[in-house]
RNA sequence: UGAGUUGGCCAGACAAUCGCUGCUUAAUGACUUUGUUAUUAAGGGGAGGAAAGUCCGGGCUCCAUAGGGUAGGGUGCCAGAUAACUUCUGGGCGGCGUGAGCCGACGACAAGUGCAGCAGAGAGAAGACCGCCACGUUGAAAAACGGGGUAAGGGUGAAAGGGUGCGGUAAGAGCGCACCGCAUGUCUGGUAACAGUUCAUGGCGAGGUAAACUCCACUCGGAGCAAGACCAAAUAGGUUCUCAUACGGCGCGACCCGCGUUGAGAACGGGUAGGUUGCUUGAGCUAUUGAGCGAUUGAUAGCCUAGACGAAUGAUUGUCAGCUUUUUUUGAAAGCUACAGAACCCGGCUUACACGGCCAACUCAUACU
Numbered sequence: 001u002g003a004g005u006u007g008g009c010c011a012g013a014c015a016a017u018c019g020c021u022g023c024u025u026a027a028u029g030a031c032u033u034u035g036u037u038a039u040u041a042a043g044g045g046g047a048g049g050a051a052a053g054u055c056c057g058g059g060c061u062c063c064a065u066a067g068g069g070u071a072g073g074g075u076g077c078c079a080g081a082u083a084a085c086u087u088c089u090g091g092g093c094g095g096c097g098u099g100a101g102c103c104g105a106c107g108a109c110a111a112g113u114g115c116a117g118c119a120g121a122g123a124g125a126a127g128a129c130c131g132c133c134a135c136g137u138u139g140a141a142a143a144a145c146g147g148g149g150u151a152a153g154g155g156u157g158a159a160a161g162g163g164u165g166c167g168g169u170a171a172g173a174g175c176g177c178a179c180c181g182c183a184u185g186u187c188u189g190g191u192a193a194c195a196g197u198u199c200a201u202g203g204c205g206a207g208g209u210a211a212a213c214u215c216c217a218c219u220c221g222g223a224g225c226a227a228g229a230c231c232a233a234a235u236a237g238g239u240u241c242u243c244a245u246a247c248g249g250c251g252c253g254a255c256c257c258g259c260g261u262u263g264a265g266a267a268c269g270g271g272u273a274g275g276u277u278g279c280u281u282g283a284g285c286u287a288u289u290g291a292g293c294g295a296u297u298g299a300u301a302g303c304c305u306a307g308a309c310g311a312a313u314g315a316u317u318g319u320c321a322g323c324u325u326u327u328u329u330u331g332a333a334a335g336c337u338a339c340a341g342a343a344c345c346c347g348g349c350u351u352a353c354a355c356g357g358c359c360a361a362c363u364c365a366u367a368c369u
Stems, first nucleotide, its partner, number of pairs: 001365010012320007020046002023043009048339001052350002055348005060224004067257004072220005077091005092106001093104004107215002112213002114209002129154002131150003135146004162180006181204001182202004187196003228277004238268006248262004284303008321337007
C1' cells in the first nucleotide's frame, strides 16, 4: 500500500417561521349547577434498529376446581447463561479456507422394517463370471470335458467380507506371525463431551442411509388485548323443532378415565354495536464499580422517555456535514443523503438498508528499512 475476517456505532446536524397532537396549570364561554365540552395563554413531551415478518419464547388475561394416561408435537455432542426458548456464551468432534475465521439437521443401523436404477457371480448375515490348483476321461502334444478345492490375482460398480509384508499351502485364505487399523477393558488428563496410545485381551459385528419409517432420552393444555373488566342504552323474557331426564347433557386442541356442574342443541325473526378501562414504572434505561474467558450478573447513584382510537408526531427557508459528477482542480456549480411508520409489553431469530459513513482488533500478499 492492497485484499480480507470479526466485533461495535450512526441512521444527517443546527437555527428561524408556520402548523398537528397528548398531558399539567390558569382564564373565559356554552349546556342538564355539582359534570361535560369549546377557545386562549404558559410549561414540558411526541415513531425504530429494524417499529417489518408473525418464525420461536415468555409476562399478562380468560376457559378453570384442573389431575392422570394414550395419540400427537418440539428438541437432540458437553458444560453454562436466561423469566424462558429451536436463542446466546464457552468447549469437544467433523467439514471448508494459506490464514484471521466460517458452517454443522452433532443420540441410536446387531430392536425391527425399508431404500440404493443399471452393471455385476454376488449389494448385507450379500459370492464364484474370468482365473488358480490337484484328480479323472479323451488326445502324440497343445488343449477340451466332468465333478472337487479356492477367494490371493482380474473384471463390473459410487461402494465388493480391513491394509502392508513374511511364512505356509496342491493352489490359496488372519490359516499363522509382525506392524498398522478395529473392538472391549485398564491407566493418565479433563466437571464432561472427549483426548492421549500407556498396558492387556481378542483374529476381529457384515458397509451406506434415520434431512427414511422407527427406537431412545428430555419436554409440551388451549385461546389471545378483536384477551378480559365495568357503565349506559335498546329490543321480542319472541316463534318453531329435536334429543334427554342424572346410566343423560354441558364444561374451547383430539380421545379415555377422573373431577366439576345441572339440561343441551338447531332454524327463523328482532335490538344494540356507545363510553370508560386494560394502556404504559418496565425480567426498564444510563453511569461507576465488583465477579466471570464469556453469555451475563451483584452493589451504588441518577433518569422517567408517545399512549393515539378512522388514528397526531409535519411543512418551508437558510447554514453546516458526508457522497458523486463537471470544471479554471485555488475555488465554483449541479445533484443525492438509505430501509422505512408505534397500537398490550418484553427477550430473540430472519429479512431490508444510501454509488453510505465512522471506530477497534486480527489475517494474508507485495515493497522498503